[in-house]
This is a predicted complex of two RNAs, RNase P RNA and transfer RNA, with 432 nucleotides together.
The coordinates come from a structure-prediction model, not an experiment, and the mean pLDDT is 78.

RNA sequence: GAGUCGGCCAGGCAGCCGCUGCGCGCAAGUGCAGAGGAAAGUCCGGGCUCCGCAGAGCGGGAUGCAGGGUAACUCCCUGGCACGGCAACGUGACGAAGAGGGCCACAGAGACGAGUCCCGGAGGGACCACGGCGCAAGCCGUUGUCCCUUCCGGGGGUGAAACGCGGCAACCUCCAUUCGGAGCAACACCAAAUAGGCAAGCGUGGCGUGGCGACACGCCGUAUGGCCGGCUCGGCCGAGCUUGCGGGUAGGUGGCUUGAGCCCCGGGGUAACCCGGGGCCUAGAGGAAUGGCUGCCGGCCCCGCCGGGUCAAACCGGCCGGGGCCACAGAACCCGGCUUACCGGCCGUACUCCCUU
RNA sequence: GCAGGCAUAGCUCAACGGGGAGAGCGCGACGUUGCCAGCGUCGAGACGUGAGUUCGAGGCUCACUGGCUGCCCCA
Repeated sequence: GAGUCGGCCAGGCAGCCGCUGCGCGCAAGUGCAGAGGAAAGUCCGGGCUCCGCAGAGCGGGAUGCAGGGUAACUCCCUGGCACGGCAACGUGACGAAGAGGGCCACAGAGACGAGUCCCGGAGGGACCACGGCGCAAGCCGUUGUCCCUUCCGGGGGUGAAACGCGGCAACCUCCAUUCGGAGCAACACCAAAUAGGCAAGCGUGGCGUGGCGACACGCCGUAUGGCCGGCUCGGCCGAGCUUGCGGGUAGGUGGCUUGAGCCCCGGGGUAACCCGGGGCCUAGAGGAAUGGCUGCCGGCCCCGCCGGGUCAAACCGGCCGGGGCCACAGAACCCGGCUUACCGGCCGUACUCCCUU
Repeated sequence: GCAGGCAUAGCUCAACGGGGAGAGCGCGACGUUGCCAGCGUCGAGACGUGAGUUCGAGGCUCACUGGCUGCCCCA
């Protein structure tokens, strides 16, 4: 100088005005506490509540090296293997292609069934040329081209892969392990008005039509009913009225934050983690609080100025002056993880590589 | 807050169990016409984004993004 790993912080302080919860106070008021490492995505696992008890079978889902940790996990730790990196180290759905099915496009002769495009080895045939023998017909030998049979050993070429116990299981499948479903808008309790349900009491007259009937419709009449804004008279409408009980809505309360909790010390373990002791209480809102303003300090950036440097710049330093900015993001039943987003900074006397001495 | 499914051209949809991305409407240019419409020919234009598995991904897996639907009672 370049990196790797692990951990931590998430601008600080003060004043004023507000918000939410709890405590004290008759009240006015006052004291204390008040977002995160991811509160996010809702991707896994659990607690909790209900579904009759969550047991068995079928179907379906998830996971998949070995051992360990944990309440549990797809998480974490250690080791092996594979890949990447010079290294520190990082990443890995990392069981089985021996049971079965399926796929392997294009190219290539051939893609898992077997098979031969070219070169090659052996044998045979045809033709051309050359050489030898022969008077000649012809015979023999060699080289080249073509065809057939055989060898299937080697090579070329195509392709991601070329016959090899082929590859693919983030294709079906098989094996092993595991999983009941829904989710705090779960669920429990209290409980208006209106409507409807059940029970009791009071009232329930007459006529016509339809119908076997229960009853329905129409007309007239009645009150202990209703209306004419309070009363009386009067008028009108006219069959229900009163009480109790239960379900349930709005609304309210609980669930709701003491919990697989946090910090320190000691011990065990390579580690994740576990055990023992001591100390602490650290948001509980619920249409939803946790905020706003001002001042000082801190950090970063820009402009200007000054100094160094340069031919001029680039670049380095200072902070006299001015301006701007201070990430990602906001609890909603709780917890353990994973993933994603994120300005900048600090720590380990951690580790690796390169250069110089 | 909780749960479920979706994303292909400007719009509406195909492609299906991995192997050259298409159709209709729309848009542009040219031709036809005196001009327009219509018609004909040609063309541009997309797998939401990023990784992984695979020889190869629109389709498989994971993460992210965007938008949609449903979740008390009465009527």